[in-house]
RNA sequence: GCCUCGAUAGCUCAGCGGUAGAGCACUUCCAUGGUAAGGAAGGGGUCAAGAGUUCAAUCCUCUUUCGAGGCU
Numbered sequence: 001g002c003c004u005c006g007a008u009a010g011c012u013c014a015g016c017g018g019u020a021g022a023g024c025a026c027u028u029c030c031a032u033g034g035u036a037a038g039g040a041a042g043g044g045g046u047c048a049a050g051a052g053u054u055c056a057a058u059c060c061u062c063u064u065u066c067g068a069g070g071c072u
Stems, first nucleotide, its partner, number of pairs: 001071007010024004018055001026042005048064005
């Protein structure tokens, strides 16, 4: 220098163009003599950034940034 893959909640990851989700973690409550386990409810996201296509983009296209791998 070129190619491929990835970036989504605090962490690990889903999400085939139509309201962004799960598990764990966190908060409150129940329960217990108390703790853990358990049950119920809840908060938390500029979907890496910018532009484009579309009625509509986390999703498709282009550019950039960061990370991983490969080729030379």
A computed fold for a 72-nucleotide RNA from Candidatus Servula neotermitis, annotated as transfer RNA. Lineage of the source: Bacteria > Bacillati > Actinomycetota > Bifidobacteriaceae > Candidatus Servula. Its Rfam family is "tRNA". Its family is annotated with triplet codon-amino acid adaptor activity in the Gene Ontology. Rfam classes the family as a transfer RNA. Model confidence (mean pLDDT): 83 of 100.